[in-house]
RNA sequence: GCGGCUGUGGUGUAGGGGCAACACAGCACUUUGCCAAGGUGCCGACGCCGGUUCGAAUCCGGUCAGCCGCU
Repeated sequence: GCGGCUGUGGUGUAGGGGCAACACAGCACUUUGCCAAGGUGCCGACGCCGGUUCGAAUCCGGUCAGCCGCU
């Protein structure tokens, strides 16, 4: 330099055009003589820019970062 893959809450993952889901973590309440465990609720995310579309996390282009391969 070229090509490919990946990028989603604090962490690990799902979702592949129609309100972004789950687990753990965190917070509040509850339960208990106290702690832990349990129960209920809450908080919190689509790498960035543009395009297509009535509608984009999803499709397309560019860009950035990480990983892999080739030279």
This is a predicted structure of a 71-nucleotide RNA (transfer RNA) from Micromonospora vinacea. Rfam family: tRNA. Its family is annotated with triplet codon-amino acid adaptor activity in the Gene Ontology. It is annotated as a transfer RNA.